[in-house]
Molecule: FMN riboswitch aptamer (RFN element)
Organism: Ruminococcus flavefaciens
RNA sequence: UAUCUUCGGGGUUAGGUGAAAGUCCUGACCGGCAGUAUAGCCUGCGAGCCUUAUGGGUUGAUUCGGUGAGAUUCCGAAGCCGACGGUAAAGUCCGGAUGAAAGAAGAUA
Numbered sequence: 001u002a003u004c005u006u007c008g009g010g011g012u013u014a015g016g017u018g019a020a021a022g023u024c025c026u027g028a029c030c031g032g033c034a035g036u037a038u039a040g041c042c043u044g045c046g047a048g049c050c051u052u053a054u055g056g057g058u059u060g061a062u063u064c065g066g067u068g069a070g071a072u073u074c075c076g077a078a079g080c081c082g083a084c085g086g087u088a089a090a091g092u093c094c095g096g097a098u099g100a101a102a103g104a105a106g107a108u109a
Stems, first nucleotide, its partner, number of pairs: 001109007014026003029091001030082002032045004040080002048058004062078005084095003
């Protein structure tokens, strides 16, 4: 480098209103991959969405204090974010999806 194989996303407990809500309200719960001092919210990527479709575009969210040579990554505190379709308005339910994929591990040449 080529071919192939396997793996590759988590989460609604409790209460309130209502004819009806895992969708609203209070509080609780969850965090893909690579890089870097260990990261959902730093940089990049994937997914998703749009499109003139092997391509292109778009794509959410953090501060303060502490330690340290170095941390928006650790420790302490207080915050914030989460595609599309369905349905009582959804990060968590159902559906596209027994899908796709960043990438990880391995086999052979």